[in-house]
Predicted 3D model of a 483-nucleotide part of an RNA (small-subunit ribosomal RNA, 5' domain) from an uncultured bacterium. It matches the Rfam family "Bacterial small subunit ribosomal RNA". Gene Ontology terms of the family: structural constituent of ribosome and ribosome. The prediction has a mean pLDDT of 86.
Context: one part of a larger RNA
RNA sequence: AGCGAACGCUGGCGGCAGGCUUAACACAUGCAAGUCGAGCGGGCCCUUCGGGGUCAGCGGCAGACGGGUGAGUAACACGUGGGAACGUACCCUUUGGUUCGGAAUAACGCUGGGAAACUAGCGCUAAUACCGGAUACGCCCUUGGCCUUUGGCCCUGGGGAAAGGCUUGCUGCCGAAGGAUCGGCCCGCGUCUGAUUAGCUAGUUGGUGGGGUAAUGGCCUACCAAGGCGACGAUCAGUAGCUGGUCUGAGAGGAUGAUCAGCCACACUGGGACUGAGACACGGCCCAGACUCCUACGGGAGGCAGCAGUGGGGAAUAUUGGACAAUGGGCGCAAGCCUGAUCCAGCCAUGCCGCGUGAGUGAUGAAGGCCUUAGGGUUGUAAAGCUCUUUUGUCCGGGACGAUAAUGACGGUACCGGAAGAAUAAGCCCCGGCUAACUUCGUGCCAGCAGCCGCGGUAAUACGAAGGGGGCUAGCGUUGCUC
Numbered sequence: 001a002g003c004g005a006a007c008g009c010u011g012g013c014g015g016c017a018g019g020c021u022u023a024a025c026a027c028a029u030g031c032a033a034g035u036c037g038a039g040c041g042g043g044c045c046c047u048u049c050g051g052g053g054u055c056a057g058c059g060g061c062a063g064a065c066g067g068g069u070g071a072g073u074a075a076c077a078c079g080u081g082g083g084a085a086c087g088u089a090c091c092c093u094u095u096g097g098u099u100c101g102g103a104a105u106a107a108c109g110c111u112g113g114g115a116a117a118c119u120a121g122c123g124c125u126a127a128u129a130c131c132g133g134a135u136a137c138g139c140c141c142u143u144g145g146c147c148u149u150u151g152g153c154c155c156u157g158g159g160g161a162a163a164g165g166c167u168u169g170c171u172g173c174c175g176a177a178g179g180a181u182c183g184g185c186c187c188g189c190g191u192c193u194g195a196u197u198a199g200c201u202a203g204u205u206g207g208u209g210g211g212g213u214a215a216u217g218g219c220c221u222a223c224c225a226a227g228g229c230g231a232c233g234a235u236c237a238g239u240a241g242c243u244g245g246u247c248u249g250a251g252a253g254g255a256u257g258a259u260c261a262g263c264c265a266c267a268c269u270g271g272g273a274c275u276g277a278g279a280c281a282c283g284g285c286c287c288a289g290a291c292u293c294c295u296a297c298g299g300g301a302g303g304c305a306g307c308a309g310u311g312g313g314g315a316a317u318a319u320u321g322g323a324c325a326a327u328g329g330g331c332g333c334a335a336g337c338c339u340g341a342u343c344c345a346g347c348c349a350u351g352c353c354g355c356g357u358g359a360g361u362g363a364u365g366a367a368g369g370c371c372u373u374a375g376g377g378u379u380g381u382a383a384a385g386c387u388c389u390u391u392u393g394u395c396c397g398g399g400a401c402g403a404u405a406a407u408g409a410c411g412g413u414a415c416c417g418g419a420a421g422a423a424u425a426a427g428c429c430c431c432g433g434c435u436a437a438c439u440u441c442g443u444g445c446c447a448g449c450a451g452c453c454g455c456g457g458u459a460a461u462a463c464g465a466a467g468g469g470g471g472c473u474a475g476c477g478u479u480g481c482u483c
Stems, first nucleotide, its partner, number of pairs: 001482003005479005012355006018348002020313001025311003029308003034061003039058002042055005068266003078190006086183002091179008099133004108123006139159003144154004164171003192238003199229003204226008241263004245256004268289005291302004319345001321344003327341001328339004358388004368379004394419005402410001427472005432453003438467005448455002
C1' cells in the first nucleotide's frame, strides 16, 4: 500500500460497485424453454354460417444458446504462433429443379389391465410425417486416358432428390458451387513443488493390409520389426482450472486468478449410446450405485454447481421482490408468446467517491470540571447571548431522459420550484521510546499492559479512572492474508 474480508465500539445522507473464499453438503415450495393453426386431422365452445377461439395429439424449428460451478485436469487444458486431412443448421450470393404414386400411424371410437406411474388389443383418419417410381445441370462411386504433384480435364459403367401453404405474389422444399460464422484435428514454444520418487513403457515405438471417423492418426484390429521416453528430470507423488488481468514494487520481480471478458471441464456418483448440422446433452433417454419420497407391497418418482429460498457447515456473504419498458435470445409471415438472460428494485458502512452534522460575532475570559506554589492557570470564542444561512431531512406543488408512431418495470424516482425551522445528524483509537500527544488520583511485581524494547515490588507521563492533549473521521481500531 492492498483485500470478495471477519470481529469490537460507533453510525446522518447520496452515487457507483461488490456480496457462500467453508460442505462439487442435502434440498420443501414457486419460477428458470418454448413456440408455430400460414404443415395436419380431430375434440369442445362461440358464430352475423364467412369464420373465430381453445385444447391435447401428429409434424417443424428451438431445447448443443443463454445461466451456474471449479470437482476433476500438470494436459496441446490454457496462452501464443503456425499447419492440413475436415464439418458447418439458420444467414448471404450464384445456378438447376420442385414429377407420378403408395402404405401406415397418433389423436379419436370400442373393449380391457393397473393403487399410481402408465399401458394392452381391435377399428377409423391426415400431413411440409413415412415409403416407392421417374428425371439428374451439378454431385458421389467407378473403367481407361492425358496434364507437373495434393489436383484438374476427357471417356465408360453404376447410384442417388424434392412439399407444400396462404391473402396470388409471397414464402417454403430439393441438388450443386461459393461466402460468412462457428467448430473438430495436428505441431513449435511457454506453463507449480518434490530425487528422502531413477529408471518407465507391450498397442508400448514404427511399418504393411484392413476397419472406423466429417477428417489425419495405434483411433481400433491382424501380421512384421524392436523399438520409444529419461539427470535438458522420464516415471511416480503432491498441489492447481488456464489466460486477459488484479495487488504490490522505482523497476526487475514477487503474490494472485473474486467481480468483468476469452477458453476449458463438470451437471447426484460411474458407464453408455440415441436423436440431431451440432451433444455422448444441467432443467433428454438407458443401465448400475448411494440417498430421498409415494405405494393398495405388485411397482413407481426425483436430482437447485439456474433465480429466489431452507437446513447444515462456518469468523462470514442478501429478497421465496417487479418487469419484459430497454438490450439480446427462441419460435412465428405477422399479431404475438416465452425469457429468474437482462433491466430494475430490496438488504448489508463490504469498498471507493461526494456531502452534511451549521456560519459570523461574542471576555465579566460566566458557571461547572481539572490542576495549583492558593496568587492563579486551563478547558476557552468554547458555551450562553446576538445576527444569519437551509446543504441534508420534513411538508406542499410540478415532473422527466431512457421511446424514431405506439409501448416505461424503474417511478410520482431523479430533477425543479416553494414553505417552516439550528432545526434530524460524532464517533473511534492513542498520548514511555520507536511515534504526533501530560498531569492528578487509585493500585502496590497485585490488578493489569504489551507490535519490539519493556512497564507494575508506595510519588507509575507505560496498569485503572479523570482532566487535558494528539490522530483519523461516518467511521475508527483489532485480527488474518499478500507485496